[in-house]
Molecule: c-di-GMP-I riboswitch aptamer
Organism: Armatimonadota bacterium
Order: sequence, then structure tokens, then C1' cells
RNA sequence: CCUCCGAACGGGCAAACCCGGAGUAAUCCGGGGACGCAAAGCCACAGGGCCACCGCGCCGGUGGUCGGCUGGGUUGCCGAA
Repeated sequence: CCUCCGAACGGGCAAACCCGGAGUAAUCCGGGGACGCAAAGCCACAGGGCCACCGCGCCGGUGGUCGGCUGGGUUGCCGAA
């Protein structure tokens, strides 16, 4: 120095819920709030969940949504065993 790894220090993010707003909805944004998180940073690429619409359909298609469901890609803080 690199990789695996995750004790400490310092900082970071922020589930449920509440208030306000956007959206048909899934869900999102702002404020409060912390269940958790070492990528809970970023990218809808693969799978998956959810919503709307279409078609006779438990199936299929189209569009959307979730990165805090899994995998993949990419960048990255600190430092013991």
C1' cells in the first nucleotide's frame, strides 16, 4: 500500500409514526422523529414486490413505483484485532 474484515474515534444516513404538500394509486417531497444501516452513497442492468391501464383471463402486455427485497455495476470515510 492492497484485499478480507468491523473494535474504537469522529462524522453520515434515517424505518414506523405525526404534521404540511404532490400523485388515480404504488409512492414521493419538506419538517419533526429514530427502528435500524459500513455503502441505508449512486445506477432500474437481472430477478422480485407493489400500483394503474389494456385484453375474456388466476395469464399476458404497456406505463409507473420500491435502491431500507436479492444479485450485478460503480465510487467511497475511519482503523484495532